RNA sequence: CCGUGCUAGGUGGGGCGCUGGCGGUGCCUCGCACCUGCAAUCCGCCUCAGCAGGGCUGAAUUCCCCGUAGAGGGAAGUCCGUGCCCGGCCUCUGGGGCGGCACGGGGCGAUGACAAUCGGGUCCUAUGCAACGGAGCUGCGUGAACCUGGUCAGGUCCGGAAGGAAGCAGCCAUAAGCGAUUCGUUCCGUGUGCCGUAGGGCAACCCGAUUCGAGCCACCGACCGUUUCAUGCUGCGUGCGUCCUUUUCGAAGCGGGGUGCACGG
Numbered sequence: 001c002c003g004u005g006c007u008a009g010g011u012g013g014g015g016c017g018c019u020g021g022c023g024g025u026g027c028c029u030c031g032c033a034c035c036u037g038c039a040a041u042c043c044g045c046c047u048c049a050g051c052a053g054g055g056c057u058g059a060a061u062u063c064c065c066c067g068u069a070g071a072g073g074g075a076a077g078u079c080c081g082u083g084c085c086c087g088g089c090c091u092c093u094g095g096g097g098c099g100g101c102a103c104g105g106g107g108c109g110a111u112g113a114c115a116a117u118c119g120g121g122u123c124c125u126a127u128g129c130a131a132c133g134g135a136g137c138u139g140c141g142u143g144a145a146c147c148u149g150g151u152c153a154g155g156u157c158c159g160g161a162a163g164g165a166a167g168c169a170g171c172c173a174u175a176a177g178c179g180a181u182u183c184g185u186u187c188c189g190u191g192u193g194c195c196g197u198a199g200g201g202c203a204a205c206c207c208g209a210u211u212c213g214a215g216c217c218a219c220c221g222a223c224c225g226u227u228u229c230a231u232g233c234u235g236c237g238u239g240c241g242u243c244c245u246u247u248u249c250g251a252a253g254c255g256g257g258g259u260g261c262a263c264g265g
Base pairs, nucleotide, nucleotide: 001265002264003263004262005261006260009057010056011055012030013029014028015027016026020046021045022044023043024042034054035053036052037051038050063258064257065256066255067254068253072249073248074247075246076245077244080241081240082239083238084237086235087234088233089232093230094229095228096227097226098225099224100223103221104220105219106217107216108215115211116210117209118208119207120206121205122204123200124199125198126197127196128195129193130192131190132189133188134187135186136185137184140179141178142177148173149172150171151170156165157164158163
């Protein structure tokens, strides 16, 4: 140096999370890379830190160490965006209320605006009438076994008789009372009346007449002022996200170095 057989090792790595710690199951990532069993109210271990069983590979492209590289993960932070809670404000935006103006639109106005004067009404008091309600009276109907009236059959009583007397039922009438979709009348009342009369009031509004002769209204928009609100602005807290910065761990890849045993030639 070559060949054969074996052994250590390897047969995925990393981040987060969990844990006193390590590894695994879990999530993410680089990537494509043996199989079975166990595991989140966890599983297995202890710095040589998954365990148990089976397979493959094997001293190098593959194992170990160092360097480089920097996918990706974690932590912190600034700015920005955004959601929520609480508070503040009206600078901006928008909405609401009130007041003003009369610029634009609109409406009214020479069939006369505004204004002035006069009259009337709305208002108040009294009263009349009407309506409605209540009460009374009159009228109507009904209304008494006897203790109301009239007429009183029958019967009763008096009388010698003629005749007379009281009088039940019935009929008629009536008192108190009762009744009613009655009419008239008197009194009282009223959240009543396009009603009448008289007086008062007349600030405001409405109507009419007269005078004057061109403005008036503020419905919409604009504008001004004021007030209020949030979907506006802003502050604190908190959650999420992108970019960036710092820090921490760090895969693939790349470079360098290292690592056996036995037998035969």

The RNA shown here (Bacterial large signal recognition particle RNA) has 265 nucleotides and comes from a Phycisphaerae bacterium. The prediction has a mean pLDDT of 77. The sequence was found by an Rfam model in a public genome assembly. Rfam family: Bacterial large signal recognition particle RNA. By type it is a non-coding RNA gene. Lineage of the source: Bacteria > Pseudomonadati > Planctomycetota > Phycisphaerae.